Context: one part of a larger RNA
Molecule: small-subunit ribosomal RNA, 5' domain
Organism: uncultured bacterium
RNA sequence: AUUGAACGCUGGCGGCAGGCCUAAGACAUGCAAGUCGAGCGAGAAAGCCCUUCGGGGUGAGUACAGCGGCGGACGGGUGAGUAACGCGUAGGAAUCUACCCAGUAGUGGGGGACAACUAGUGGAAACGCUAGCUAAUACCGCAUACGCCCUAAGGGGGAAAGCGGGGGAUCUUCGGACCUCGUGCUAUUGGAUGAGCCUGCGUAAGAUUAGCUUGUUGGUGAGGUAAUGGCUCACCAAGGCUACGAUCUUUAGCUGGUCUGAGAGGAUGAUCAGCCACACCGGGACUGAGACACGGCCCGGACUCCUACGGGAGGCAGCAGUCGGGAAUAUUGCGCAAUGGGGGAAACCCUGACGCAGCCAUGCCGCGUGUGUGAAGAAGGCCCUAGGGUUGUAAAGCACUUUCAAUUGGGAGGAAAAGCUAAUGGUUAAUAGCCAUUAGCCCUGACGUUACCUUUAGAAGAAGCACCGGCUAACUCCGUGCCAGCAGCCGCGGUAAUACGGAGGGUGCAAGCGUUAAUC
Numbered sequence: 001a002u003u004g005a006a007c008g009c010u011g012g013c014g015g016c017a018g019g020c021c022u023a024a025g026a027c028a029u030g031c032a033a034g035u036c037g038a039g040c041g042a043g044a045a046a047g048c049c050c051u052u053c054g055g056g057g058u059g060a061g062u063a064c065a066g067c068g069g070c071g072g073a074c075g076g077g078u079g080a081g082u083a084a085c086g087c088g089u090a091g092g093a094a095u096c097u098a099c100c101c102a103g104u105a106g107u108g109g110g111g112g113a114c115a116a117c118u119a120g121u122g123g124a125a126a127c128g129c130u131a132g133c134u135a136a137u138a139c140c141g142c143a144u145a146c147g148c149c150c151u152a153a154g155g156g157g158g159a160a161a162g163c164g165g166g167g168g169a170u171c172u173u174c175g176g177a178c179c180u181c182g183u184g185c186u187a188u189u190g191g192a193u194g195a196g197c198c199u200g201c202g203u204a205a206g207a208u209u210a211g212c213u214u215g216u217u218g219g220u221g222a223g224g225u226a227a228u229g230g231c232u233c234a235c236c237a238a239g240g241c242u243a244c245g246a247u248c249u250u251u252a253g254c255u256g257g258u259c260u261g262a263g264a265g266g267a268u269g270a271u272c273a274g275c276c277a278c279a280c281c282g283g284g285a286c287u288g289a290g291a292c293a294c295g296g297c298c299c300g301g302a303c304u305c306c307u308a309c310g311g312g313a314g315g316c317a318g319c320a321g322u323c324g325g326g327a328a329u330a331u332u333g334c335g336c337a338a339u340g341g342g343g344g345a346a347a348c349c350c351u352g353a354c355g356c357a358g359c360c361a362u363g364c365c366g367c368g369u370g371u372g373u374g375a376a377g378a379a380g381g382c383c384c385u386a387g388g389g390u391u392g393u394a395a396a397g398c399a400c401u402u403u404c405a406a407u408u409g410g411g412a413g414g415a416a417a418a419g420c421u422a423a424u425g426g427u428u429a430a431u432a433g434c435c436a437u438u439a440g441c442c443c444u445g446a447c448g449u450u451a452c453c454u455u456u457a458g459a460a461g462a463a464g465c466a467c468c469g470g471c472u473a474a475c476u477c478c479g480u481g482c483c484a485g486c487a488g489c490c491g492c493g494g495u496a497a498u499a500c501g502g503a504g505g506g507u508g509c510a511a512g513c514g515u516u517a518a519u520c
Base pairs, nucleotide, nucleotide: 001519002518003517005516006515007514008513009512012367013366014365015364016363017362018360019359020325025323026322027321029320030319031318034070035069036068039067040066047058048057049056050055077278078277079276086203087202088201089200090199091198092197095195096194100191101190102189103188104187105186106185107184108142110140111139117132118131119130120129121128122127148157149156150155162183163182164181165180166179167178170177171176204250205249206248211241212240213239216238217237218236219235220234221233222232223231253275254274255273256272257268258267259266260265280301281300282299283298284297303314304313305312306311331357333356334355335354339353340351341350342349343348370400371399372398373397380391381390382389383388404461406456409453410452414447419441420440421439422438423437424436425435426434427433464509465508466507467506468505469490470489471488475504476503477502478501479500485492486491
């Protein structure tokens, strides 16, 4: 000088930050990932109204489910493992990339199912089973193939899906055809973004660890992968690493940075940002553009819970919160108004990301606890050589001010979009519709009794802590008598203690001050 600090005494306000460093211990409860009816089929009820009492209308094509699509691989948490191409840096070639952008070419004609639903049935439950019906942007053939893939260069292979808005003629079985716009879909090329892989160099300690290795090292061939490769396998060769420290053991996430220091260096890796790893412990694959997947699946294990004993359910290292551990670390808060993300054409929905508020002097910064005047140098305290000195302009008194807190009223900015109307331009057969720009209108704030301004009242509500032998700024008296005690080092205390305890006085910091721990 510093700290994610803790402890002791004390404590007025605000701004900005930070807040389980220990048990990667166990977790009650709530929330943290959904969305789309403009992909598809089906489809309630309460309530209200009418009623011939049978029912009908509305609610409503709403809710709850299902098939299907996209997203649950992002965002958020933690640092257990890892001494490693994990990270940092500089390069490389044998790769993939949903959504997005740009280009090219298509989007024709068929088929059979499975949920939902209905009926039956098993089970305590979780959850099933059988039969029947059905739609699609779900699934499967056929046709076509610019480019694409394979090839022995002859040839061979392979695709798609629709949906929504609008409309003047013409046709119509009155559903539409047709035209047009938008958005999807298929194939392929390039880009962008993201990711996988390889390499040089750097990256803790121990030799009281000296030898290690058999898919081991290399080759040929094959398999496998998006892709190179002993990645895997068959065969062949016998190699490969190592005192420039292999192997083994211990410790550890790495970095930008942070702290310190004149620097070199040393220490460190909280918050924020990049990368990696993990998700009760161990293993595995499925789906998918992407996972070997925190709030997905399967198996084994430990633990907890339910059970009708046959069998089932669960995973806070998400946000709060509980128990435990500990010197020690917060609310089971508000809101999607903003920023960002997912879905959707949009309206909108979801979002413990995020924005805010709450708690804590944990830190940094700012402000206040009054200002001026005031000598009878009051009283009281303390000291005294008893004269006086000191506390001390300090107080009182007098004259002022009102920051902050309290109180009254007002009051920005964070809000721009989206939506509606109109104009212009583009598209078009079109003055529909859609898209873009401009103008006007109308709304949207959790924070919030916001910031800020203002009214009222009154010095009114606001100072402590450590130290005073030397180092080290600051001294006297009383008590005690090697006792009680102090102490960072030297050392104080055994009857005059500036070193113990108290008082008066002083010194240093100040809403803090000391102590302890830790680093330079």